Large-subunit ribosomal RNA, domain I from a Myxococcota bacterium, 551 nucleotides, folded computationally. Lineage of the source: Bacteria > Pseudomonadati > Myxococcota. Rfam family: Bacterial large subunit ribosomal RNA. Its family is annotated with structural constituent of ribosome and ribosome in the Gene Ontology. The RNAcentral record of the full RNA draws on ENA.
Context: one part of a larger RNA
């Protein structure tokens, strides 16, 4: 010095635990905000320095109305002081007040949380209260070039708007790495990312659609069709429709013709023109208007108005709940064990000294609102809803279409329709116009240039139940612990580490060595202290100590 044995010190593994992530379902709720929002700074407490929590100069809180029924003055965090309460407090929930400063922040500045102002009112000098940003929109005054006129200006303290927010929607811009084994057309991909709006979905949505010679009938999501047919340096790759199955279901208002009115402009005074408001009308087997004839009240049917439904239902506190205070044996402690009962619309979970339907909060089932907040079906009001001949008055124009050069459509310019807009030329008027994948006939469908429109779909930042072949502290959130902290970086941004005594503090009084220590030994407490705060268990690395072996 090696090696083993044994007992230790160190460490934190494993084990078990679980407050806290993750993932999902069902309802709800889908916004807040100048009546100053999220989101902070600063404060506010008898003992309160600090940090959370709450709450705002009325500051861990003030007033009311309801709910409860004996303790109570929030947490780390005890303790002492003072109090408050059966004249119902703390607490829980509705309504209101108050609510510094700063943020859109809006009086003006401004290095956020500070500076410094005006006007009114009140008023004792000091102060005190309201008000003063900008933009749009209305109203009113005023008023150029240029007579009317418009253009601008003014002025109110009208009305509105800003700002924020997890996802989901529409628009409006729009990459690149990538793939093509390089790499330009092509992909990624109209993806990320910007910007804008706006809802609880938003979008689209009632046919100038489709088909195919037979028909559907309005969008929207889904399932097939189908990885089809196409499209493609025909390469990587992209990629439908029709037509069938499902969810859901719903159809509507106008502009014009044509009548009336009302202003106003011209007039041959007979009207014409404009404009506004009201009737009427609204479609494709063409429908409407206009004249004239006939008819006239059942029958559908509605999403928006009123109403009723409804003092509702339902949301925000809450309340009532059954059956062993058995017996007995181990134990430190009974929910275990063995013996006897009981209750069940309640044997769902949780808690209680080990494992509890019957101890406890609960759970099945009922019940409940002073106040605020609030449906829906459904019903009524009301609204829509004829025929037939004649006229040929009306059916959305710088629009359809076309050229060019682009964009979307699964389609890359291609035989390339269709649709969308730039630029430039530009129609008919139902004997009208579009489509039917170039184009032209033929035959068949549809009615463009106007608007609305529920539910099936989408998403979850919140709330409230609840549920996992999810995770258990190098795991699940980064974050179980005061974490978007501490720390790093001018900064945009990067980002942690940290959970477990005991059933109960019963957290070790008192001795004793020691520095009036730290730490230890004794007692004590406890089922343990070899459970003592560096505390459940406590594994190897490593380091000792004491013993045998080799060398």
């Nucleotide at each position: 010095g090696g090696c083993g044995u044994a007992c230790g010190g160190g460490g934190a593994a494993u084990g078990c635990c679980u407050u806290g992530g993750c993932g999902c379902u069902a309802g709800c709720a889908g916004g807040c905000g100048a009546a100053g929002a999220a989101g902070g700074a600063c404060g506010c407490g008898g003992u309160u320095u600090g940090u959370c929590u709450g709450c705002g100069a009325u500051a861990a809180g003030u007033c009311u109305c309801g709910g409860g029924g004996a303790g109570c003055u929030g947490a780390c965090a005890a303790g002492c002081a003072a109090g408050c309460u059966u004249u119902g407090a703390u607490c829980c929930g509705g309504g209101a007040a108050u609510g510094u400063c700063c943020g859109a922040a809006u009086g003006a500045g401004g290095a956020a949380a500070c500076u410094c102002a005006a006007u009114c009112a009140g008023u004792u000098u000091a102060c005190u209260g309201a008000u003063u940003a900008u933009c749009c929109u209305g109203u009113g005054c005023u008023g150029a070039a240029u007579u009317c006129a418009u253009a601008g200006g003014c002025a109110c303290a009208a009305g509105g708007a800003a700002g924020c927010g997890a996802a989901c929607u529409c628009g409006g811009g729009g990459a690149a790495g990538u793939g093509a084994a390089a790499c330009a057309u092509c992909u990624c991909a109209g993806u990320a990312c910007c910007c804008g709006a706006a809802g609880g979905a938003a979008a689209a949505g009632a046919a100038a659609u489709c088909a195919a010679c037979a028909g559907a009938g309005a969008u929207g999501c889904u399932c097939c069709a189908a990885g089809u047919a196409g499209c493609g340096g025909c390469g990587a790759g992209c990629g439908a429709a029709c037509g069938g199955g499902g969810c859901a279901g719903a159809g509507g208002c106008u502009a014009a013709a044509c009548c009336u009115u009302a202003u106003u402009a011209c007039u041959u005074c007979g009207g014409u023109g404009a404009u506004a408001a009201g009737g009427g009308g609204u479609u494709g087997u063409a429908g409407g208007g206009c004249u004239u004839u006939c008819a006239u009240a059942a029958c559908g049917u509605g999403a928006u108005c009123c109403a009723u439904g409804a003092a509702u239902a339902g949301a925000u506190a809450g309340u009532c709940g059954a059956a062993c205070c058995g017996g007995u044996c181990u134990g430190g402690a009974a929910a275990g064990g063995c013996c006897g009962a009981u209750c069940a619309a309640a044997g769902a979970g949780g808690g209680u000294g080990a494992c509890a339907a019957u101890c406890c909060c609960g759970u099945a089932g009922g019940c409940g609102a002073a106040a605020u907040c609030g449906a829906a079906a459904g019903u009524g009001g009301c609204g829509c809803a004829g025929a037939a001949a004649g006229u040929u008055c009306c059916u959305g124009a710088g629009u359809a279409c076309c050229a060019c050069a682009g964009g979307g459509c699964a389609c890359g310019a291609g035989a390339a329709a269709c649709c969308c807009g730039g630029u430039g030329g530009g129609a008919a008027u139902c004997u009208g116009g579009g489509g039917a994948g170039a184009c032209c006939a033929u035959u068949c469908u549809c009615c463009a240039a106007g608007c609305c429109u529920a539910a099936a779909u989408a998403c979850u930042a919140g709330c409230u139940a609840g549920c996992g072949a999810c995770c258990g502290a190098u795991a699940g959130u980064g974050a179980a612990c005061c974490a978007g902290u501490a720390c790093c970086g001018c900064g945009a941004g990067g980002g942690a580490a940290a959970g477990g005594u005991g059933a109960a503090a019963a957290g070790a009084a008192c001795c004793c060595c020691g520095g009036u220590u730290a730490g230890g030994g004794g007692a004590g407490u406890g089922a343990a202290a070899g459970a003592g705060a560096u505390c459940c268990u406590g594994a190897a690395a490593c380091c000792g100590u004491a013993c045998g072996c080799c060398u």